[in-house]
Context: one part of a larger RNA
RNA sequence: UGACGGGGGCCCGCACAAGCGGUGGAGCAUGUGGUUUAAUUCGAAGCAACGCGCAGAACCUUACCUACGCUUGACAUGCCCGGACGAUUUCCAGAGAUGGAUCUCUCCCUUCGGGGCCGGUGCACAGGUGCUGCAUGGCUGUCGUCAGCUCGUGUCGUGAGAUGUUGGGUUAAGUCCCGCAACGAGCGCAACCCUCAUCCUUAGUUGCCAUCACGUUUGGGUGGGCACUCUAGGGAAACUGCCGGUGCUAAGCCGGAGGAAGGCGGGGAUGACGUCAAGUCCUCAUGGCCCUUACGCGUAGGGCUACACACGUGCUACAAUGGCAGUGACAAUGGGUUAAUCCCCAAAAACUGUCUCAGUUCGGAUUGUCGGCUGCAACUCGCCGGCAUGAAGUUGGAAUCGCUAGUAAUCGUGGAUCAGCAUGCCACGGUGAAUACGUUCCCGGGCCUUGUACA
Numbered sequence: 001u002g003a004c005g006g007g008g009g010c011c012c013g014c015a016c017a018a019g020c021g022g023u024g025g026a027g028c029a030u031g032u033g034g035u036u037u038a039a040u041u042c043g044a045a046g047c048a049a050c051g052c053g054c055a056g057a058a059c060c061u062u063a064c065c066u067a068c069g070c071u072u073g074a075c076a077u078g079c080c081c082g083g084a085c086g087a088u089u090u091c092c093a094g095a096g097a098u099g100g101a102u103c104u105c106u107c108c109c110u111u112c113g114g115g116g117c118c119g120g121u122g123c124a125c126a127g128g129u130g131c132u133g134c135a136u137g138g139c140u141g142u143c144g145u146c147a148g149c150u151c152g153u154g155u156c157g158u159g160a161g162a163u164g165u166u167g168g169g170u171u172a173a174g175u176c177c178c179g180c181a182a183c184g185a186g187c188g189c190a191a192c193c194c195u196c197a198u199c200c201u202u203a204g205u206u207g208c209c210a211u212c213a214c215g216u217u218u219g220g221g222u223g224g225g226c227a228c229u230c231u232a233g234g235g236a237a238a239c240u241g242c243c244g245g246u247g248c249u250a251a252g253c254c255g256g257a258g259g260a261a262g263g264c265g266g267g268g269a270u271g272a273c274g275u276c277a278a279g280u281c282c283u284c285a286u287g288g289c290c291c292u293u294a295c296g297c298g299u300a301g302g303g304c305u306a307c308a309c310a311c312g313u314g315c316u317a318c319a320a321u322g323g324c325a326g327u328g329a330c331a332a333u334g335g336g337u338u339a340a341u342c343c344c345c346a347a348a349a350a351c352u353g354u355c356u357c358a359g360u361u362c363g364g365a366u367u368g369u370c371g372g373c374u375g376c377a378a379c380u381c382g383c384c385g386g387c388a389u390g391a392a393g394u395u396g397g398a399a400u401c402g403c404u405a406g407u408a409a410u411c412g413u414g415g416a417u418c419a420g421c422a423u424g425c426c427a428c429g430g431u432g433a434a435u436a437c438g439u440u441c442c443c444g445g446g447c448c449u450u451g452u453a454c455a
Base pairs, nucleotide, nucleotide: 001455002454003452004451005450007449008448009447010446011445012444013443015439016438019403020402021401022400023399026316027315028314029313030312031311032310033309034307035306042053043052064302065301066300067299068298069297070296073125077124078123079122080120081119082118083117086105087104090101091100092099093098107116108115109114127291128290130289131288132287136285137284138280139279140278141276143274148187149186150185151184152183153182154163155162156161167178168177169176193268194267195266196265198236199235200234201233202232203231204230207226208225209224212223213222214221239262242256243255244254245253246252318396322355323354324353325352326351327350334344335343336342362393367388368387369386370385371384372383373382409431410430411429412428413427414426415425
């Protein structure tokens, strides 16, 4: 100087408390461990691995296994030799890759040297998702959007270092004020960026319809208009600016006015010096090591989907604040090649009826059968629908998680990936709460101080 303390002081955070809803029990989905297997490819491992890499494993993907094949190779460059390459028809062997036979058509540019393109042989070489993330770059997680981390000069100290950065207030903040052997400065904080909330303005089609008219297909449909809504460009607006109180006449804090919005207005992007030899050599790049008729390459089939079991994350429930049937509105994002034009477009809510507390008209697992869709192909191993079947489950032990407002909870919608396949992920809107006395305690963090046999 740090680190640590079941030392002290001060202060924060859904950290506790106060509340609301869950997980842990059930069935299923999904990931992991374990076990099994010819293979069940590999990585990720407390928080910060486990619906993670995977924004989608039937083949492909695919890295794994078995079998069959290839060896200058599926791909690149150079040297040498030769020639079109290739496409079409038919057939044989084969699981296919591949091998063999057959029919028809068949080059381009040129400075005439050659080049493009293709094949062959040999050599240099290619190739490797092989190893090392403890050799690395890049990227990322985490402490943490925590308020910190440093430097120049000066001063103090033999020195390591200190001071500044400590102190008194204040703040979300090393934010600002005051004081001070310090005076300044940098990276962070804040602001500048995007978005939502108000108004003005510009523009008015594909959007809109207040006024006027037409028409009847009752739909802004037509003429017309750009008021309004809306769309998307520009601007205004919030600064403790104003008033009162308080404070040291400060920074600020409390209350009020006006205002769409008030003291950081809500949300996002933005992540300091560093920590964890954190993660990734399987995105990519790369040093070293290793393989080179194989640890490379091609193909078919299988596997990654196994199943006594254990854990994580979810979905659906156990019902009457409900189930079922009928009626029945109101969104936003986004996508479809172009399209405010056409298409895809809600559910909960509300009303009526029924069920009457039961393993039920709850719940839907499982199984049988029939059918549909995608795709060469649904056996291993896809999704959806009809009929039948109708399991566990009556609110879940110890323990544990999320959330402070348009949030939790609840309801549906869209998108990426994608031939097909979400209960996952990313977004969108509808309905819309409860509670916070407080900081003693648990966890994490910041500043000062103290002890130390630790570095």